Annotation
This is a predicted structure of a 73-nucleotide RNA (transfer RNA) from a Patescibacteria group bacterium. The source organism's lineage runs through Bacteria and Bacteria candidate phyla. It matches the Rfam family "tRNA". Its family is annotated with triplet codon-amino acid adaptor activity in the Gene Ontology. It is annotated as a transfer RNA. It was read from a public genome assembly. Its mean pLDDT, the model's own confidence on a scale to 100, is 80.

RNA sequence: GCGCCCGUAGCUCAGCGGAUAGAGCAAGUGAAUUCUAAUCACUUGGUCGGGGGUUCGAUUCCCUCCGGGCGUA
Numbered sequence: 001g002c003g004c005c006c007g008u009a010g011c012u013c014a015g016c017g018g019a020u021a022g023a024g025c026a027a028g029u030g031a032a033u034u035c036u037a038a039u040c041a042c043u044u045g046g047u048c049g050g051g052g053g054u055u056c057g058a059u060u061c062c063c064u065c066c067g068g069g070c071g072u073a
Base pairs, nucleotide, nucleotide: 001072002071003070004069005068006067007066010025011024012023013022018056027043028042029041030040031039049065050064051063052062053061
């Protein structure tokens, strides 16, 4: 250089073009406990990598750029 894959919460990842973008872990608060841990309940946390396009509607489809990974000479 070329080809392929990935980028969504602090982390690991889900998410048929349609409804309020979710789960687990983590964090916070509370319950319980003599205390801690474990457990249970609730809560917080997202410009869905940036920009543009298609569409009535885009996390999802297309283009481009940025970042990461793999393959190849």